[in-house]
RNA sequence: GGCUUAGUGGCAGAGCACGUGGCUUAUAACCACGUGGUCGUGGGUUCGAUCCCCAU
Numbered sequence: 001g002g003c004u005u006a007g008u009g010g011c012a013g014a015g016c017a018c019g020u021g022g023c024u025u026a027u028a029a030c031c032a033c034g035u036g037g038u039c040g041u042g043g044g045u046u047c048g049a050u051c052c053c054c055a056u
Stems, first nucleotide, its partner, number of pairs: 002016004010047001018034005040056005
């Protein structure tokens, strides 16, 4: 990320939620797997920016 948050220069993580499956007579709960992010915007520095600087 839909919500709450971690990450302070080197592939963006977690919880909840959501989807599918398992379990159950059934629902909930529980378990497994999965989907989902132009990191508010525009510039600058750097080989490289969520991270440093400026503006908003």